[in-house]
């Protein structure tokens, strides 16, 4: 820095990731070299080997084998050899090399101190080194024992041991002096006591000696003391991990005396004496750890770590002792005790890998039982030189870093192949091939090192010396290498042997295709997968890193998420419920002296490696060297005094006392008052009271409720009263008395910083509750009863006990709140209220104005996430305290403390979960409120649901009953017309380039088109025949190529699936007024203004206002239709007037008026007049007008919503299907019936049926395969039959209801027609499944319809019903009684009106809701 909380926003906050690291592991991969690293686990157990010896120049002993020689052999000599061993003795073995159990310590780290101390080997100084003794191993014999090993006797030596001399300095006792705070230091004195020794080796001229040697020299070695250097030993300051749910610890325990003890101080260890040490600045307990230089992070402060290398501790099977030593309580020493392990002759003995290898275990996991002492380095030695698993070096392991290659150039038909694809290409991809070069490493062959120089020998040569011997310097020579035939060099060979991993949804760099279908799976996190998965697997392509790449653990970072640098607590997590106070923090003004703290300087130290800058070496780096710098510390001294701190001295301005005064529910006691409930008593009085939404329970005729009188008792104090008062909170209200606490104001006097804050601690703390008393009116948990409800352990009603009150005591807790800890200080104002004061008005009262403290409200600048806060801070600082660290677990469990108890305080983890939250936007909702609409209610017609029927649906059933439609907004829908066909379904029969397109091949004269048989149900198979007739074009009558046929291939077809992959069409909110935008402003944004408000409209319609102004997209208008009128035009249409005519008719001449037709104008526009309104939009009235405030009706439907319908109208993308899911056809189904549910017809009857004759009165349609007149026949359906008529001309066509008259009289009817019988008509290829109508018979149910329902019911020419007419489709038609229309006749009721239901709209409010109730 990102992702993840949300529709979205800001913010809080938690999880997660991108980086670095790693003593790593796992998986996949793997060409080389350098450097480096490799038990992190069981401080388990360990087989075998090796890891510590050396000295003969300290002694004393002393083989063998083999070989020679004597001997006949035993045997014995010489040699090997004074060697080999072993033993006394000496040094060394305490180092070097492992580990990391224990330690929370003076353990380490850093500084210091030792006047309280030692120190072998080396260095430098000075003194010696005489002169005796007496042992012992080994040996030698014998003996025990299984071994280990032991003992007995006997012998020998020594640099082994032990006297004894010498004895300076030393050590001990003491006197004086000097240094010091202090002498056990230093100097100087004095008496006396103490204490040594040890040889050896070389050489050697003279002398002496039998010889050994004396003797000299020169070396080592030993003694005795000084000092050094290097090492240690102790003691001190400071620093060093978690836990207080570990708070109190300690009898050698803290000090003192005196004694032991040590190398040396001390309770280090005893004796006594005293009673102290040590802790909240965290003892003591418990848990966890070596530590540190440094190593990784990190921008640094930090935070992890403490493997490798350096340093220091510790520890060596486990526990405990001490021996020896300079020097250990001793890793390859001893001695005990435990455990485990081996041997054993059961008696007894060995034994210690955390040395270097290795071995089993454990474990995700860590190598050779190698090679040399050639360097380095120790250890013994005078040396050679011996040891040396330390070290040098191979080895194994991608386990780190580093360095290197795996080729370079050129190379386009952009090759082949993969993949993808709109089939045109695209991509891999200059990639390969191909050509042209290189030679790293690899292999093969040749050369071939540095590391090597000391020291010893050999020579010269100076020093030394009596001395050419020794020694000891110098120089020259030779000889010495584990790696290692390695490193390098060279030549040959060949592009030739050498590339993988991980990823590709966002973070995060790289996308496509297939498979699979919430399956398999993936995931760090948000999350992917449920048929079109860039997230899963696989491919192709892309990105990353590269001999590695991923994961998985760990650390640190980012994470200011523990905030010291650098955080927060009103509402996101967090103020302690309030107060006094203790420690402890912080702390006014002036002067002084300190100089702790602070700030400079110098020195000291801070090992080395590291790290960092320079240089240098390995072909470069990685690694190494060398030199600076750093090591932010610590310490001693030395300076400065502004702050701070300490001392000592004054100040008043913080704080506090005093005087003097009002305010006030501020506490505690004790009286007392009137209202008002309830109860007792009595009068009056009668039948109810009371309670609720409605009621019951309750009470009441034994007399209630009302209502008067008059008593009894206990609580709480109406008005005043109020964002008023007091008070730390908690809390406090009639009145009166006493006691008592605090604030304020107004004076000036006192003391002088006496202050602020407060962990712990104490105290006080509302209700409830608890603990034994007393009281109890009313009011009331629990608890009875009634009610409401599906239940009602509630809400509502009638009772009621604790309780509620008082007094002793306890609880100690809240949403104890301003959810805002205290205190001082400092930053614009305006308004109110209380309380005291102060001027002004002559005084009083009012008023007016100023100040101080309190209460509140608005608001600047800041501040805040954001809403708010804002002199009463959540501004702006300074002092203390408390408290937070993601949500859940859980303020729970344990454990402590308190409590009578109920429980409080204190307070975890395991496990889950990617969020949980604050604050605000937009919405959506609400049985929130406000404005408003609408047949949404109400008022009122009329219907369904009940009942035959038709119809659609479910549902059953069936071989099938084909699909679709599902709450309004699916069910008389799709279908505006299922007998066949439609058909999509089911039985069966038949086909496969197909019933239907486009193309290619190939083929024949085939073919179309007649005829005619056979099978068959038909489809079709499958044969004859005829050449009449059809076939384009260029033409040399031969060719092409159309059309058709046949095989054949490419593809058709599919009412198969997804309507949640989709166009396009369609519902529905909803003809509801609404839905957006540009720019501007405004907010940190989500957004918000505009579009709110005030009026008005039917309407976001218009007006007025107004940070908005303006615009689209809806509304209206523009279009049809109606309704009046002019005008034009008059035929098929009209018929006043004129004329003819008929039984009668615009019949017919004429006409052009009316009516009509269809064309074009006019007309209405709140325009006019009153009234209201804001001078406004507009409302109301009224005029005139056919018609008036949108005149009625229709078209026409805004941003969206319902993954809404619909793949079966059509169209389409995937997917299925290809002798079948495709295609013909026959019959059958789409019409089945116990049921059930919509939508309708008919009814049920007098407003009505029926009859008869009478007579009326439409609109808008249709008509050539038609409409079909008029005549005839038939009771009718309908026949004959054909006039007219492509229609303002004829047809369909009688309109019916209404009207008039007549009959029926309340009934299963003269209502009502279902069902059935018969007979008949049409339509049709064909009425059985399964049409429709006619006529006669037959006459079922039904007597007005529960709950309920809205009925896409309805506001006027409207509904209603009721009444006919007509059309599409249609061969008929049922089922049409259904859709669409016509009209058209006849024609009502009602609205008081928005309180309800329902729906809707605007703005407002609440939200935990947003797939939105």
């Nucleotide at each position: 820095g990102a992702g993840u909380u949300u529709g979205a926003u800001c913010c809080u906050g938690g999880c997660u990731c991108a980086g670095a690291a790693u003593c790593a592991a796992c998986g996949c991969u793997g060409g080389c070299g350098g450097c480096g690293u490799g038990c992190c686990u069981a401080a388990c157990a360990c087989a075998u080997g090796c890891a510590a010896g050396u000295c003969g120049a300290a002694c004393g002993c002393g083989a063998a084998a083999g070989u020679c020689c004597c001997g006949c052999a035993a045997g014995g000599g010489a040699u090997u050899a004074g060697u080999a061993g072993a033993g006394u003795g000496g040094c060394a073995a305490a180092c070097g090399g492992g580990u990391g159990a224990g330690u929370a310590a003076c353990g380490c780290g850093u500084g210091g101190g030792u006047g309280a101390c030692c120190u072998g080997c080396c260095u430098u100084c000075g003194a010696g080194c005489g002169g005796g003794g007496g042992a012992u191993a080994a040996c030698g014999u014998c003996c025990c024992g299984a071994a280990a090993g032991g003992g007995g006797c006997g012998c020998u030596a020594a640099u082994a041991c032990c006297g004894c001399a010498u004895a300076a300095c030393a050590u001990c006792c003491u006197g004086c002096c000097u240094u010091u705070g202090a002498a056990c230091a230093g100097g100087u004195g004095g008496a006396g006591a103490u204490c040594a020794a040890a040889g050896c080796u070389g050489c050697g001229g003279a002398u002496c000696g039998c010889a050994a040697g004396a003797c000299g020299u020169a070396g080592c070695a030993c003694u005795c003391g000084a000092a050094g250097a290097g090492g240690g030993g102790c003691c001190c300051g400071c620093g060093u991990c978690c836990g207080a749910u570990u708070a109190g610890c300690u009898a050698g325990u803290u000090g003192g005396u005196g004694a032991g003890g040590u190398a040396a101080c001390g309770g280090c260890u005893c004796a006594c004496c005293a009673a102290g040490g040590c802790g909240a600045c965290g003892a003591u307990c418990g848990g966890u750890a070596u530590c540190c230089g440094g190593c990784c992070u990190g921008a640094g402060a930090g935070g992890g770590c403490g493997g490798a290398c350096g340093g220091a501790c510790a520890c060596a099977c486990u526990g405990g002792g001490a021996c020896u030593g300079a020097g250990a309580c001793a890793c390859g020493g001893c001695c005990c005790a435990g455990a485990c392990u081996c041997c054993u002759a059961c008696g007894g003995g060995a034994g210690g890998c955390a040395g270097c290898a290795g071995u089993g275990g454990g474990g995700a996991a860590u190598u050779g039982u190698u090679c040399a002492c050639a360097a380095u380095g120790g250890g013994c030695g005078c040396a050679a030189g011996c040891c040396u698993g330390a070290u040098g070096g191979c080895g194994c392991a991608a386990u780190g870093c580093c360095g290197c290659g795996u080729g370079g150039a050129g190379g386009a038909u952009g090759a082949a192949g993969g993949u993808c694809u709109u089939c045109g290409g695209a991509u891999u991809g200059u990639a390969a091939a191909c050509u042209c070069c290189u030679g790293u490493u690899g292999c093969c062959a040749g050369g071939g090192a540095c590391g090597a120089a000391u020291g010893g020998c050999u020579c010269c040569g100076a020093c030394c010396u009596a001395a050419c011997a020794c020694g000891u310097c110098g120089g020259a020579g030779a000889a010495u290498g584990a790696c290692g035939g390695u490193a390098c060099c060279u030549g040959g060979u060949g592009a030739g042997g050498a590339a993988g991993c991980c990823c590709c949804g966002g973070c995060u760099a790289a996308c496509u295709c297939u498979g699979u279908g919430c399956c398999a799976g993936c995931a760090g996190c948000c999350g992917c997968g449920g048929u079109a998965a860039u997230a899963c697997a696989g491919a192709g392509g892309g990105g990353g890193c590269g001999a590695g790449c991923g994961u998985u653990g760990u650390u640190c970072g980012g994470a200011a998420u523990u905030a010291c640098u650098g955080g927060g607590c009103g509402u996101a997590a967090a103020g302690g419920g309030c107060g006094c106070g203790u420690a402890g923090g912080c702390g006014g003004c002036c002067u002084u002296c300190u100089a702790a703290g602070u700030c400079g300087a110098a020195c000291g130290u801070g090992a080395a490696a590291u790290c960092c800058c320079c240089g240098g070496g390995c072909u470069c780096a990685a690694c190494c060297c060398g030199g600076g710098a750093a090591c932010u510390g610590c310490g001693u001294c030395c300076g400065a005094u502004a702050c701070u701190g300490g001392g000592a001295g004054g100040c008043u301005u913080g704080a506090a006392u005093c005087c003097g005064g009002g305010a006030g529910a501020g506490g505690g006691a004790u009286g007392u008052g009137g209202a008002a409930u309830u109860c007792c008593a009595g009068g009056u009085g009668u039948a109810g009271c009371g309670g609720u939404g409605a009621a019951a329970u309750g009470c009441g005729u034994a007399g209630a409720u009302a209502u008067c009188u008059g008593g009894a008792g206990g609580a709480a104090c109406a008005c005043c009263g109020g964002u008023g008062g007091c008070g730390a909170a908690g809390g406090c209200g009639g009145c009166a008395u006493c006691c008592u606490g605090g604030a304020c104001c107004g004076g000036u006097a006192u003391u002088g910083a006496c202050g602020c804050u407060g962990a712990g601690g104490c105290g006080c703390g509302a209700a409830a509750g608890c603990c034994a008393g007393g009281g109890g009116a009313g009011c009331a948990a629990a608890c009875g009863g009634g009610a409401u409800u599906a239940g009602a352990u509630a809400c509502c009603c009638c009772g009621g006990u604790a309780g509620u009150c008082u007094a002793c005591g306890c609880c100690g807790u809240a949403a104890a709140c301003g959810a805002u800890g205290c205190g001082c200080a400092c930053u614009a104002g305006g308004u109110u209220c209380g309380a005291a004061g102060g001027u002004c008005u002559c005084u009083g009262a009012c008023g007016a104005u100023c100040c101080u403290c309190g209460g509140a409200c608005c608001g600047a600048a800041a501040c805040a996430a954001a809403a708010g806060c804002g002199u009463u801070a959540a501004g702006u600082g300074c002092g203390c305290c408390g408290c937070c660290u993601g949500g859940g677990g859980a303020g729970u469990a344990c454990g402590g403390c308190c409590g009578c108890a109920a429980g409080g305080c204190u307070a975890a983890a395991a496990c889950u979960c990617a969020a949980a939250g604050g604050a605000a936007u937009u919405g959506a909702c609400g049985g929130g409120g406000g404005c408003u609409c609408a047949c949404a209610c109400a008022a009122g017609c009329g219907g369904u649901g009940g009942a035959g029927c038709a119809u659609g649906u479910g549902g059953a059933u069936c071989a099938a009953u084909u699909c679709g439609a599902a709450g309004c907004a699916a069910c008389g829908c799709g279908a505006a017309g299922a007998a066949c066909c439609u058909u999509a379904c089911c039985u069966g029969g038949g086909u496969u380039u197909g019933a239907c397109a486009u193309g290619c091949a190939u083929g024949g004269a085939u073919g179309c088109c007649c005829u005619c048989g056979a099978c068959g149900a038909a489809a079709g198979u499958u044969g004859a025949g005829u050449a009449a007739g059809c076939u384009g074009c260029c033409u040399u009558u031969g060719g092409u190529g159309a059309a058709a046929c046949a095989u054949g291939c490419a593809c058709a077809g599919g009412u198969g699936c997804u309507g949640c992959a989709u166009g396009g069409c369609u519902g529905u909110c909803g003809u509801c007024a609404g839905c957006u935008c540009g720019u501007g402003c405004u907010g940190u944004g989500a957004a918000g203004u505009g579009u709110c408000g005030g009026g008005u409209u039917a309407a976001g319609u218009c007006c007025c206002u107004u940070a908005a102004c303006g615009a689209g997209c809806g509304a209206a208008a523009c279009c049809c239709u109606u309704a009046u009128c002019g005008c034009u035009a008059g035929u098929u249409g009209c018929c006043g007037g004129c004329g003819g005519g008929u039984c009668a008719u615009g019949c017919c001449g004429g006409g052009a008026a009316c009516u009509c037709u269809a064309g074009u104008g006019a007309g209405a526009c709140u325009g006019c007049c009153g009234g209201c309104g804001u001078c406004a939009a507009g409302c109301c009235g009224g005029a005139g007008g056919a018609a008036g405030g949108c005149g009625g009706g229709g078209a026409c439907g805004a941003c969206g919503u319902c993954a809404a319908g619909u793949c079966a109208u059509c169209a389409u993308g995937g997917c299925c299907u290809u002798u079948a899911u495709g295609c013909c056809c026959a019959g059958g189904g789409c019409g089945u019936c116990a049921c059930a549910c919509g939508u309708g017809c008919u009814a049920c009857a007098a407003u009505g049926g029926g009859g008869u004759g009478g007579a009326a009165c439409a609109g808008a349609g249709c008509g050539a395969u038609g409409c079909g007149a008029g005549a005839c026949c038939g009771c009718a359906a309908g026949g004959u039959g054909g006039a007219g008529c492509a229609a303002a001309u004829c047809g369909c066509a009688g309109a019916a209801a209404a009207c008039a008259c007549c009959c029926c009289u309340c009934a299963g009817u003269u209502c009502g027609g279902a069902u059935u019988g018969a007979g008949g008509u049409c339509u049709g290829c064909a009425a059985c499944c399964c049409g429709a109508c006619c006529u006669c018979a037959u006459g079922a149910a039904g007597c007005u319809g529960g709950a309920a329902u809205u009925c896409a019911g309805c506001u006027a020419g409207u509904a209603a019903u009721u009444c006919g007419c007509g059309u599409a489709u249609c061969a008929g038609c049922c089922u049409a009684u259904g859709a669409c229309g016509c009209g058209g006749g006849u024609g009502a009721a009602u609205a008081u009106g928005u309180u309800c239901c329902u729906g809707a709209g605007c703005a407002u409010u609440g939200u935990a809701c947003a797939c939105a109730c």
The prediction has a mean pLDDT of 82. This is a predicted structure of a 1413-nucleotide RNA (small-subunit ribosomal RNA) from an uncultured bacterium.